[in-house]
Predicted 3D model of a 481-nucleotide part of an RNA (small-subunit ribosomal RNA, 3' major domain) from a metagenome. RNAcentral holds the full RNA, with entries from SILVA. Rfam family: Bacterial small subunit ribosomal RNA. Model confidence (mean pLDDT): 84 of 100.
Context: one part of a larger RNA
């Protein structure tokens, strides 16, 4: 010096107060076992399980079972052939991929004595090598994850100490903060914390193909439709603002803390970006990159077809529900953030309906994806395995897509299964938050109840740190490093 025990100070949705969940169905996922020819491979308490996977029908694809190739599906170099080659076309086999044959046959530089001779992409032999998601994350780069946005972690000089090492960073206040103040053998200083930079809230001001009848004209069944205008609302660049400034109280004439006042905001305004020294031999050789290992007619490479989606039974994360604050029907409202050219795809017309036909108009404030939903009004349901709930199944269509049997999504009709608020335990949140409700987007021919984002409604409770979990500082033991 740490480490860990006990003490003392603090602190964090840690616990208490509350609101909703999970753990009990049914189904979707993801794991484990299990089973298979294969059910590639990696994640492993917190900090692996809707995690890599922002999207396995073939392709992805790393498995597997069959078929085939062997300088190779890429790269370079070197040596020999020759004119044979490249694209094309034809036949046989064959699943395919590939063997095996036949046909045409463009183009090329220099010498030339016009025979030809050199030399080359391409191609065929051979050769050096290529390849390899084969191994080792305990050989490593990089890159993440945790603790933890937790206040921490060092350093130069001086001092002290035989030394390890302390001192500074401890002590007294006070901060979200090693945050400032004071004291002080210590005086500075780095990385960390603020701050600097994006969103977001108020206001100007610059701009005016979105927005406005706000003023003034014209027009329409109507509709900024049209002239006109940039007031106002939006857009987006630029500034202004907030700093305990100001006043009372407080307190060490400090730092600070408490109330007011003005003000769109108050004491970090709200939220995101940003993660110190280090720690777990934490994760990744399968993104990539790379050292030794190891395979080399195979542990490379090609193809078809299966598997990764299999099912007894666990365990994780979700979704929908068990109803009346609901469910059904009819009518009616108010939105943000996005995407759109091999794309969004409007009227219209066909179909219950997915969806089809059909094309305006849109490289997009200008068109289109679009309907927002829950709400608001009506009206039926009457407590009931139902007008609650949809699994599951049978028919019947409809889309992508070469192809939807193994194993898509959708749509109609039928068919309705568990399920009557879930045990021990257990998770989230502190405000525009939980809670509810729909919207878009990446991936994406197709395929989210995952995921990233976006907005509408919009609570409850916190007396308070005994107690559970985790943290910092300071003492204290200690046979432990």
């Nucleotide at each position: 010096u740490g480490a860990c025990g006990g003490g003392g100070c603090u602190c964090a949705c840690a616990c208490a107060a509350g609101c909703g969940g999970u753990g009990g169905a049914g189904g979707a996922u993801g794991u484990u076992g299990c089973u298979c020819a294969a059910u590639u491979c990696g994640a492993a308490g917190c900090u692996a399980c809707g995690c890599g996977a922002a999207g396995a029908a073939c392709c992805u694809u790393a498995c597997c079972u069959g078929g085939g190739u062997u300088u190779g599906a890429c790269a370079u170099g070197c040596a020999g052939g020759g004119a044979u080659c490249a694209u094309c076309c034809c036949c046989a086999u064959g699943a395919a991929a590939g063997u095996g044959g036949g046909g045409g046959g463009a183009u090329u530089g220099c010498c030339u004595u016009c025979g030809g001779g050199u030399g080359u992409a391409a191609c065929c032999u051979g050769c050096a090598c290529a390849g390899g998601u084969g191994u080792u994350g305990c050989a490593u780069g990089g890159c993440u994850g945790u603790c933890g946005u937790c206040a921490g972690c060092u350093c130069g000089u001086g001092c002290c100490u035989u030394g390890a090492g302390g001192u500074g960073u401890u002590g007294g206040g006070u901060u979200a903060a090693g945050u400032c103040c004071c004291c002080u053998a210590a005086c500075g200083a780095g990385c960390g914390a603020a701050a600097c930079c994006c969103c977001u809230g108020u206001c100007g001001u610059u701009a005016g193909u979105u927005g406005c009848c706000a003023a003034c004209g014209g027009g329409u069944c109507g509709u900024g439709c049209c002239g006109g205008g940039c007031a106002c609302u939006c857009u987006a660049g630029c500034g202004a603002g907030a700093c305990u400034g100001c006043c009372g109280g407080u307190g060490u004439c400090a730092a600070g803390c408490c109330g007011g006042a003005g003000g769109a905001a108050g004491g970090u305004g709200g939220g995101g970006a940003c993660g110190a020294c280090g720690u777990c031999a934490a994760g990744u050789c399968a993104u990539c990159a790379u050292g030794g290992c190891c395979c080399u007619u195979a542990u490379a490479c090609c193809c078809a077809g299966g598997g990764c989606u299999g099912c007894a039974a666990a365990c994780g994360u979700c979704c929908u529900a068990c109803a009346a604050u609901g469910g059904c029907c009819g009518g009616u409202a108010c939105a943000a953030a996005g995407g759109g050219a091999a794309g969004c795809g409007a009227a219209g017309c066909c179909g219950c309906g997915a969806g089809g036909c059909g094309g305006a108009g849109c490289a997009a404030a200008u068109c289109c994806c679009a309907a927002a939903a829950a709400g608001c009004c009506g009206g039926c349901c009457c407590u009931a395995g139902u007008u609650c709930g949809g699994a599951u199944u049978g028919c019947a269509g409809g889309c992508u897509g070469u192809a939807a049997u193994u194993c898509g999504c959708c749509u109609g009709c039928a068919u309705g299964a568990a399920g009557c608020u879930g045990g021990a335990a257990u998770c989230g949140c502190u405000a525009g938050u939980a809670a509810u409700c729909g919207c878009g987007g990446a991936u994406c021919a197709g395929a989210a109840c995952g995921c990233c984002g976006c907005g509408g409604u919009g609570a409850a409770u916190a007396u308070g740190u005994u107690c559970c979990u985790g943290a910092g500082c300071c003492u204290u033991g200690u046979a432990c490093a």